[in-house]
Molecule: small-subunit ribosomal RNA
Organism: metagenome
RNA sequence: AGAGUUUGAUUCUGGCUCAGAAUGAACGUUGGCGGCGUGGAUUAGGCAUGCAAGUCGAGGGAGAACCCGCAAGGGGGACACCGGCGAACGGGGUAGGAAUACGUAGGUAACGUACCCUCAGGACGGGGAUAGCCACGGGAAACUGUGGGUAAUACCCGAUGAUCUGGUUCGGAUUGAUUUCUGGAUCAGCAAAGGUGAGAUUCCACCUGAGGAGCGGCUUACGCGAUAUUAGCUUGUUGGUGAGGUAACGGCUCACCAAGGCUGCGAUAUCUAGGGGGUGUGAGAGCAUCGCCCCCACCACUGGGACUGAGAUACUGCCCAGACACCUACGGGUGGCUGCAGUCGAGAAUCUUCGGCAAUGGGCGAAAGCCUGACCGAGCGACGCCGCGUGCGGGACGAAGGCCUUCGGGUUGUAAACCGCUGUCGGGAGGGAUGAAGUGCACGGGGGCUAUCCCCUGUGUUUGACAGAGCUCCGGAGGAAGCACGGGCUAAGUUCGUGCCAGCAGCCGCGGUAAUACGAACUGUGCGAACGUUAUUCGGAAUCACUGGGCUUAAAGGGUGCGUAGGCGGCGCUGUAAGUCAGGUGUGAAAUCCCCCGGCUCAACCGGGGAAUGGCGCUUGAAACUGCAGUGCUUGAGUGAGGUAGGGGUGCAUGGAACUUCCGGUGGAGCGGUGAAAUGUGUAGAUAUCGGAAGGAACGCCGGCGGCGAAAGCGGUGCACUGGGCCUUGUCUACGCUGAGGCACGAAAGCUAGGGUAGCGAACGGGAUUAGAUACCCCGGUAGUCCUAGCCGUAAACACUGAGCACUGGAGCGGAGGGGUUUCGGCCUUUCCGCUCGCAGCGAAAGCGUUAAGUGCUCCGCCUGGGGAGUAUGGUCGCAAGGCUGAAACUCAAAGAAAUUGACGGGGGCUCACACAAGCGGUGGAGCAUGUGGCUUAAUUCGAGGCAACGCGAAGAACCUUAUCCUGGAUUUGACAUGUGCGGAUUAACUCUCUGAAAGGAGAGCCACGCCUUCGGGUGGAACGUGCACAGGUGCUGCAUGGCUGUCGCCAGCUCGUGUCGUGAGAUGUCGCGUUAAGUCGCUAAACGAGCGUAACCCCUAUCCUUAGUUGCCAGCACGUUAUGGUGGGGACUCUAAGGAGACCGCCGGCGUCAAGCCGGAGGAAGGCGGGGAUGACGUCAAGUCCUCAUGGCCUUUAUGUCCAGGGCUGCACACGUGCUACAAUGGUGCGUACAGAGGGACGCUAAGCCGCGAGGCCAAGCAAAUCCCAAAAAGCGUGCCCCAGUUCGGAUUGCAGGCUGCAACUCGCCUGCAUGAAGCCGGAAUCGCUAGUAAUCGCCGGUCAGCAAUACGGCGGUGAAUGUGUUCCUGAGCCUUAG
Repeated sequence: AGAGUUUGAUUCUGGCUCAGAAUGAACGUUGGCGGCGUGGAUUAGGCAUGCAAGUCGAGGGAGAACCCGCAAGGGGGACACCGGCGAACGGGGUAGGAAUACGUAGGUAACGUACCCUCAGGACGGGGAUAGCCACGGGAAACUGUGGGUAAUACCCGAUGAUCUGGUUCGGAUUGAUUUCUGGAUCAGCAAAGGUGAGAUUCCACCUGAGGAGCGGCUUACGCGAUAUUAGCUUGUUGGUGAGGUAACGGCUCACCAAGGCUGCGAUAUCUAGGGGGUGUGAGAGCAUCGCCCCCACCACUGGGACUGAGAUACUGCCCAGACACCUACGGGUGGCUGCAGUCGAGAAUCUUCGGCAAUGGGCGAAAGCCUGACCGAGCGACGCCGCGUGCGGGACGAAGGCCUUCGGGUUGUAAACCGCUGUCGGGAGGGAUGAAGUGCACGGGGGCUAUCCCCUGUGUUUGACAGAGCUCCGGAGGAAGCACGGGCUAAGUUCGUGCCAGCAGCCGCGGUAAUACGAACUGUGCGAACGUUAUUCGGAAUCACUGGGCUUAAAGGGUGCGUAGGCGGCGCUGUAAGUCAGGUGUGAAAUCCCCCGGCUCAACCGGGGAAUGGCGCUUGAAACUGCAGUGCUUGAGUGAGGUAGGGGUGCAUGGAACUUCCGGUGGAGCGGUGAAAUGUGUAGAUAUCGGAAGGAACGCCGGCGGCGAAAGCGGUGCACUGGGCCUUGUCUACGCUGAGGCACGAAAGCUAGGGUAGCGAACGGGAUUAGAUACCCCGGUAGUCCUAGCCGUAAACACUGAGCACUGGAGCGGAGGGGUUUCGGCCUUUCCGCUCGCAGCGAAAGCGUUAAGUGCUCCGCCUGGGGAGUAUGGUCGCAAGGCUGAAACUCAAAGAAAUUGACGGGGGCUCACACAAGCGGUGGAGCAUGUGGCUUAAUUCGAGGCAACGCGAAGAACCUUAUCCUGGAUUUGACAUGUGCGGAUUAACUCUCUGAAAGGAGAGCCACGCCUUCGGGUGGAACGUGCACAGGUGCUGCAUGGCUGUCGCCAGCUCGUGUCGUGAGAUGUCGCGUUAAGUCGCUAAACGAGCGUAACCCCUAUCCUUAGUUGCCAGCACGUUAUGGUGGGGACUCUAAGGAGACCGCCGGCGUCAAGCCGGAGGAAGGCGGGGAUGACGUCAAGUCCUCAUGGCCUUUAUGUCCAGGGCUGCACACGUGCUACAAUGGUGCGUACAGAGGGACGCUAAGCCGCGAGGCCAAGCAAAUCCCAAAAAGCGUGCCCCAGUUCGGAUUGCAGGCUGCAACUCGCCUGCAUGAAGCCGGAAUCGCUAGUAAUCGCCGGUCAGCAAUACGGCGGUGAAUGUGUUCCUGAGCCUUAG
């Protein structure tokens, strides 16, 4: 000192939360010792039992027990009584009380004081009682009655008596005052007690007076809670006079008189609460708090009352009443733990019915001493603070075990073991400092004149409840570590389990199969005899802001004005000294806090000294500022005069246009209304049009980001009355500003009463729209809108910006005036009002910016997270509607402001694309093919799912392929790889037999290889058998991944560096103007450059050239053939395939910004990117694929692996996609005839020939190919037939007969021939492709492949159109822009 959390990101506002410290604590887990503290906070609830206040015999009488004694007598002195002192302290508690309390500072000239101290003086003479005691009674008890007799330091009378008290009076001082003090005179009144002792003026008591100390009473000022949803309270109330009362002032009490007193600076009421020193926290200011300790107050079962006394209205006294409890003989009595222990109850929760007066202190006493639950100690509780320990040293390239692992290792970890050592604390034993100083006694010494008294001092003796430091010995590492946490905040992570389950969580949030967040383990971090949790306080929170906040848009300016209280207030001079400032002084208890020193071994704790104690009082001084008093001034404000603009206000009068209705004329079918309609209206005459009449409301043009008004608001014209502003110029005065309450005004709607009502028009009716349409649109229409009178009192009453004053660069425009100048256009200057842009500055930004949201001052209002809620309740206003004031429970971790980026919009602008339009051909209807869904099935393996799945993976499912597809059979180191142990020289291989559907199983035969060799043999590799590691998996997760791919996208975008701008996210560049197919290029510009894309480079194709001519070609020459480049030859041509040329807006004209470029033209094979391909930016879709491959994790291991047989993937009521063939005459069919390109071929292509109607077969030449073969191209062209028909269209389906491939065509292949001849006559809504060599149409080839379900897919060439030159709409895309 901050941090987390609103967003895709940002800045801000704002709340919530956390880290800190603290506690009389409680709870959970754990727990060795000691010291010092501390411990009934709740029920001021009830209490058994014991103890907590007595003492004095040196005040008095009496005197038991007991002791001595024969007795007399003596000693002794308990219990009780009279008397004295104490019991009013000490101890406990916080109920009440918001002021009679408390705190601070004063006053008492308005007072008291026992015991103590000092001083002065005194104590004479008498008297009568009464307890105890004795006797006799009452009563259960508590207690009590009568009679007799007795004492005092008990009580009474008299005397004496003052400095005492009271009266009268004379001086002095003092005061506002016979108010107080003081001196004198005089009159009156009031006192006493003895004890001890041989002995008392002398010691202890007693009386009077004065003084002191300490303690108390009363009183004043200031300070000291909440609520205004409590605004008025008060009759002894406020004051006076007199009297009473008190220690004392006083309505304290009473009589009379007056009518006061308190209150917005909060009376009264209600709620809450003991106050302070201090304590906690905080940088401080503050905030919170009042337990232990100290001071004060108050209380003592509840309420009331007095007595005694110096003192009480009395905690363990009295009386009365009450509740409660106890005793009782029922008549009556007794009691008061908020003293110490203890008990019950309630509660999360708070101790022993302990010891002692040894110390300190208190009461009594002459003293010894007695009493003392005050106190000192001990006990219990980790409740707090503090201290100590639970060992120390050595000990591994590091044991075992655990955990992790990339399997190499890492970590636990010098940790342990082990070796050496020590002895704190605890345990046992012993001894023991100190807390003890006194006091008394005895014997001495000294002093106070005397003394029985006091002081100092020596020796001896006497006092410890409790604690027990330090020391010695014994023993042995032995008895002593846990708790919380590890996603971020916040120090510390891995594995497994779990699978939105179980659970965690202070906030954000974790968990749905790879969880560092759950649970466990290991490990780490923090603290440590504790650690966490909960509760509470302060802090952080500047989040109530005095220090130290805000209100245009985040919460927040009152709708506006007038004005009361209050607050604040112009320029001088003089005085004063209340505020202010300075010095001195008193007080501010002690303890606490802080500093220094000291004592317990240290610390906690304790002692001493100092400082501090913000404050208040007294006093001396200063006089700037504020206040106050006085006296001036004119600039603030008001006021006079002269001008001036204006929808400022109120009332009365009046005008035209329009509208509607009515009357009349013309006229004759519709009108009206809408996107389109309908309701409505009209032949009973509408609409339209003309004339006339009536009525109500509103005022066109002027009219303007122009004017006026405080705001609301104000608009035809005239008149009357009236408010304010501005300009110019004078006079006098500070008369000013703001404004809680208060008063007034206050749009629209609404309310009351009465009028008025043309138009418009909530409600309502009808018609439409729609899925519906309680709406938007249409036809009607009532309140209302208008007027008068009165309520209401609200609004996005907004500039979302309170009023006033002052200061702080400018520019432009408009309105109302003045002054100067003028060449009459204007220019300069000044005051007020309104608006726009902008410097500085401010602001989170947007923005504001002399009309501030800048800089300051003054006053008022308002805000404090969102929701609940402007709700409830109370009050108040209102006729009502409702207004004003205005919460809480509960709930959320946000709600919000501004700006940024992208996306989206049935927002806008610009621009593209077969996007639409224009056109051509299709699909959707039929049959079939194929894929998918569904259904079915033992199984119909799996994947793909809008575009971008569906003739897709699959460029070939009869077996194989083929999969956890199904049924069945087999196999287990395995079908495949690597390593290794053992066996072993006959095993493997090979051949054969049996069984079986096969796989497999069982068995027989046969025989090898390398090396060494002493030829006996040994050994080793492959293979085999067996065993171990392991193999295997098209099993799961494409949401763990790599790689690859689809799509947007035939798009033109996507970024970076530096600079600049912005607090920042970001922006700029990449925008704008042109242009392009293009972010293509040009220009402008805080940008300048660059990269990935575009383009270009590459390939094919269109033209030409060069080179080269075999297998290609053949013009010319030659040979040959029925014929053919067949042959010699040739390179001209075609072609082949290598290299080049060519196209660049280069040229001309126009347009364009002198640009980029566009349009047209020439030339050219080709013209403005010539056509086509390859090529696919940053990214998006958790898109697709774990079944191509690779791969993490998980699962499986006699199975989810492997092998085999058969079946399935082809199953069919249906639905969809993609295609083929058609429906015919631009056709079908027969015959004849022509012209390609690109491919493939040896397990192959297969010529020719022969056979077969044909598929095909036989035979067989050629060809690893510009040579041979597939190979016939087809449409076309020529010609014949068909004649519009379910046909010579169409070919599905089915039957029969064949062919081919293959181990095998039943499920389930293709082909051929003959026969059969279905639907279908151009296809609903809807929908697809295509802009030129394209669509359409025609055939050819290839891959896969034994064969083929290919109509698919990939290529090739042949023939070869139509339309559009547009961008309104549909779809998609790009760029710019988008509000309360």